Context: one part of a larger RNA
This record gives sequence, structure tokens and C1' cells, in this order.
RNA sequence: UCCAGCGAGUUAAUGAUUGCGGCGUGCUUAAGCCAUCUGGCGAGAGGCAUAGUGAAAGCGAGGCUGAAUAGGCCGACAUAGUCGUAAUUAUUAGACCCGAAACCGGGUGACCUAACCAUGGGCAGGCUGAAGCGACGGUAAAACGUCGUGGAGGGCCGAACCAGGAGAUAUUGCAACAUCUUUGGAUGACCUGUGGUUAGCGGUGAAAUGCCAAUCGAACUCGGAGAUAGCUGGUUCUCCUCGAAAUAACUUUAGGGUUAGCGUCGUACGGUAGCAUUCAGGGGUAGAGCUCUGUUUCGGACUGGGGCCCUCACGGGUACCCACCCUUGACAAACUACGAAUACUGAAUGUGGAACUACGGCAGUUAGAACGGCGGAGCUAAGUUCGUCGCUCGAAAGGGAAACAGCCCAGACCAUCAGCUAAGGUCCCUAAAUCAAUACUAAGUGGGAAACGAGGUGGAAUUUCUUAAACAAUAAGGAUGUUGGCUUAGAAGCAGCCAUUCAUUUAAAGAGUGCGUAACAGCUCACUUAUCAAGAGAUUCUGCGCGGAAAAUGUAACGGGGCUAAGUAUUGUACCGAAGCUAUGGGUUCCAUCUUAUGAUGGAGCGGUAGAGGAGCGUUCCUAUCUGCGUUGAAGUCGAACUGUGAGGUUCGGUGGAGCGUUAGGAAGUGAGAAUGCUGGA
Repeated sequence: UCCAGCGAGUUAAUGAUUGCGGCGUGCUUAAGCCAUCUGGCGAGAGGCAUAGUGAAAGCGAGGCUGAAUAGGCCGACAUAGUCGUAAUUAUUAGACCCGAAACCGGGUGACCUAACCAUGGGCAGGCUGAAGCGACGGUAAAACGUCGUGGAGGGCCGAACCAGGAGAUAUUGCAACAUCUUUGGAUGACCUGUGGUUAGCGGUGAAAUGCCAAUCGAACUCGGAGAUAGCUGGUUCUCCUCGAAAUAACUUUAGGGUUAGCGUCGUACGGUAGCAUUCAGGGGUAGAGCUCUGUUUCGGACUGGGGCCCUCACGGGUACCCACCCUUGACAAACUACGAAUACUGAAUGUGGAACUACGGCAGUUAGAACGGCGGAGCUAAGUUCGUCGCUCGAAAGGGAAACAGCCCAGACCAUCAGCUAAGGUCCCUAAAUCAAUACUAAGUGGGAAACGAGGUGGAAUUUCUUAAACAAUAAGGAUGUUGGCUUAGAAGCAGCCAUUCAUUUAAAGAGUGCGUAACAGCUCACUUAUCAAGAGAUUCUGCGCGGAAAAUGUAACGGGGCUAAGUAUUGUACCGAAGCUAUGGGUUCCAUCUUAUGAUGGAGCGGUAGAGGAGCGUUCCUAUCUGCGUUGAAGUCGAACUGUGAGGUUCGGUGGAGCGUUAGGAAGUGAGAAUGCUGGA
């Protein structure tokens, strides 16, 4: 991992509701007793109902409150109960099943290990050479010195023995801690044999929460015990109808509950809910506005106050500040002299057949998610967070978006080698236009990105010049007073300053547009003429493009091929395209009508998680039944055919070798794929 078997809402009591049954102003027995195939009895004990109300005494079709004959509240008038049984549900019990870590009680353990007690045992060999003692020297005597002797030491080196610091091997091992190399202690607080002592709310501990039998922040074992688990996992056959929630309030509450909301089933309610139109309402949002509250812009007038200046003072001045006033232009969730659309409330009319409301049974849900609108928080960040309205997912398959819960289209009862469409598409991959018309784009833009930049290119405007010849080009001129004045070393059109920037000659020519010089010079422009010949310039708005543009495995920012349309914009006609719609056949639910005991016709439905309701299949056993089947072959098992919407059923053949079924009821140890399920096997 697989296979087979086992494996989870049970039982009892007491309530509630519903169905069915008995008897009914009544219904019913309990313990127990007598009988014993299930019956009888039991003061009909007791219980429920038959009258309520009050805290109660009590009163009573009334009662209470109250001073009340008021009012109010609960009743009567308006009447059905009770016993049994089945289903669902609640409570109490282990209460659907498995699962703790723990807590308490009684015992068993010191053959491991910790410490201690008693009694034994062990430590090759070598080195060092303390005290003491002796001899000699030395001294007054000592001290002291030298040489011997001696053999001390938690002394030294190093086997046995004990330990386990380092490295390697091993790591389904030789081994649930070992092996190898190396290392530390090795006469001591040494090592060790045997016997004994200390016990879990405890012992022992040169102290590490260490050790107390591979177990130790409290051993093991049995019991309380099915401890408890708001937690995790699991919970077994089929079909049909409906079908949620992820919100509010409260909660030692936040991943749990209770009540409400939303689901389902039943009963009652028959113009109820909803929708549409019209009418009547209140509002202060969007917008707008600036009167108020605040913020704020341009211009003006001068009014007031403050500052500064002049003045002895009066008073005056002010390129300063503030406020007020007039005027121009703005801003606001906590501004409003205004003010919608929607929404909300009510009424009428129409439509609408239960979608409403009330009562009762049973739930589940209370972790939500994206997207769109309006808002708050945040950075007008987030696949962010909060509110609200909507929608989809959740619980929704199908088509589109390459792939893609929440986007677009569309809601799958079943069948069909029929048709029409939606979104989206129609060159090939790939079903359908290499369709038609008019434009644009040249960037593979399309097929990722901003500020900003640019004689890319299309369109629409405004405006200037122009056959009295524009724009461009070419040729020629571009002068004089004058080197204007000032300044300056110089300043002559061209460093800078000044200005009736004048005047003259002219076709025209600035007291000069730029380059240039130290200053001049020189080049050039404005301006003029000629040649030429028909458009030329400036500005605004706008369509499509260009640059801006750097990333990590591999093209890799059209799904690919590829495309100059097979790109973009507008228009049109075809076609493709889904489980949508239609067609044909069938099933099923509800309603209506007609029929009758079962259907027919018509209409509307039939996606579905949690969940509610309904109808069935199968397994084991029991009671009856078929005067059932069976060695002329039961059950089981293998295979095939047929059949039912399904769980399933029937028949035939093989195997097997002795029991088994139909129908009607009843009762359950009643259905397996999951629980790191349990047992066995491969």
C1' cells in the first nucleotide's frame, strides 16, 4: 500500500408536537394478588379533565387590584378530554463513535541505578626519597651541616582495574549508546563481590531536576472510569420536492452559546404580500450657492483703529499693519437665503392565486469571498480594512475570457447524428467572411507603462501675405549728417547709459538683427529693385502613430503559427457559437377540470451544500401464509441475458452438496471507502 471481516444517533424514564386507534363528560389504573399462552382482580388508591382567580386567607361565573358601583388585568359567555401506540424532538442518564495531558485510592518495585551498613577481595613493574634514627663534623650545650639509614605522600611514570576528554566508523548498527585510534585516574574522597537498609504528597543526590528496572518537574500497576474534551477526525442503501446562513443583541464572550433574522413541514387566513400608475406627504443628500459660520483672489474708494514720521499743541503725513465698505473670482463632513433624482410613508385604481400574515413541529447558520456603485480609514497604496446598495461564487454545471471560485453570457429532469440564438467570434491550429463600403496607422503600433520631448502623419478651424507678383532661391543695393550724445584708455550701428531713435538722399536702407575687432575694418540681417512664377506663413483643437522603455533556466508583454491586415475607427449583410430557446419522445411534482378508483386533458415547474419534508430498496430474526421450492440438486459462488429512475430484481449455464424462499405483518446487534480506525492476510 492493497484485500477480507468488524466498526458509530441506541436503550430507559419523564415531557412536548403530529399521525393512527379505544372510550368519551369522562378516560385510566399503580404497586401487589390470583391464575397462567398473556387473562382476571386491585377502597377505582392515585392521576388527567370537568372553573376560574388571587401572594394567600379566600371568594366563585366570576376573581384580583382599589376608598370605589371607576378603570385595568386574568377568566366565563363561544366547552373535549383521556388512555394506548408509532414517528420526531427535549431533559436526565457514558447518550453517535474513537481520542487526551491529567486527578484520586489500594498495591508492586533499590537483581538497573543513588546513598549508607556489615563482611570479603584487588591494585605488574619502575621512579622520587619527607619525618625519625645512626655516624662524623660542629657548639659551653644546642642550633646547624655532611654522609648513611629509613620508606612518607588524596607524590611521579605506567599495565590490570576504573573512567569516558577528542576524532573516525556505525546511524533498518555488532550494539535502543557500541567499535577503533587517542586520552584521564591508577595506595585512594580508589575499584570491586556477596548480603542488607531507605519507596512515590516518598527515597537518594560532592546538586545535573540527576537517579529510583531501556519509564521520572513526580515510578510502575490495578481500580474510581466509558474522568472530562465549547477541540480534531470519522459516521455505512436509493429516489423525489423545497432550500438557507456566514447578520443583530447579549455573553469571563470572540473558532462556543441563547434569542431574533433567513430554511422547511403542518394548520388557519381567499383580492393578503408584491408590482405598476396616479395622488398626498416630510426631508436637507448629489448639485448649486456664499446670506450666516469659517477659508480665500483681483481692483477700488477712502471710513475707522494701531504702528512710524513731523509738530509745543491743534493738527498733518504715510510705498507699514488690521478691520469695515464697493467690486471681480473661488473653497467646506462637522457652512446653507436654495435644492433634485432615487429611497421611504400613506391613499386610490389596476394587476396579482399565497410569493403575505398568525400559530405550532424540526432545523442549520452567526470564520464569508471577489466584482460594480456611493462613502470612511490608508498614500484618492494593497488580492488592505470598515459601512451601505447590487450581483455572482459560496451551494452552479454549460459557452466566452489561452489556462483562470467571485468577470461577460446563461441557470443542467432524461434522450436525439434536428433547428434558432447569447456573450464571443469567422486566414491556419479551430466551428464560421481571406465578406462589402469608407477612412486611418508603417510603429509588428496592434500585442504592457507616465511626466516630458519632437517640421511623423490625417482631419477641423482662426488669421496674415499674395498676378498691384506673395514665400523660397538667385543677382544687385543696404547710403548721408555721423565716430548721434554721454561714458570711456578706446566705445565708430553692435560693453554700458540717454532719447521728440531725429533729419537728408532715396526704389530702399534701423542712430541698427546677429557674427566679428583692442577700437576701426570685414561678413550678415531688416528694408528695396530685378529674374521667376502660384500659392506661402503663423496659431488653436483633434484622430492614429514615435521616443522616453534595463533582470535574472528559454523565444516568454498576440495562446501559437503567422498577419500590413488576419491592426484601428465607423457602417452593413451573412454565418459559427451553450446543458439558453425551439422541435420530437419519455419521466416526475404541484394546481385546475373531467373522471372515477384509476387515469386522461390542460397549465406551471423539476441546478443545489448545511438543512426540513416525502416515497422506497435490501440484510438478520419472529408470527402466519403459499397443503411453497429442494440430492431429478437448497444456500453460497463464477459468468451471461433480461428488467426497474435507483437502491435492486428475475431467469439461464458452470461450480457447490443441504437447506431455502413468496406474500402479509412485526422486531432490529440493519447497509462501509475513508476515523495516522481494529483484527487477520498478501